Notes
This is a predicted structure of a 64-nucleotide RNA (transfer RNA) from Candidatus Aminicenans sakinawicola. Rfam family: tRNA. Its family is annotated with triplet codon-amino acid adaptor activity in the Gene Ontology. The coordinates come from a structure-prediction model, not an experiment, and the mean pLDDT is 82.
[in-house]
RNA sequence: CGUUAGCUCAAUUGGCAGAGCAGCUGACUCUUAAUCAGCAGGUUGAAGGUUCGAUUCCUUCACG
Repeated sequence: CGUUAGCUCAAUUGGCAGAGCAGCUGACUCUUAAUCAGCAGGUUGAAGGUUCGAUUCCUUCACG
């Protein structure tokens, strides 16, 4: 310094957690692929603290 969806990563001064790829469904196609539309997927590494409210601030621990 990093740890957030299966993977790669966002989330700018604390305010309903997102994107790409992958997955699933549908359209298109003779079929597949590609393309298009949609859906699903998260105890934000763990435990505490501050706060009306924490991915975000503070402490400790774990892992790299």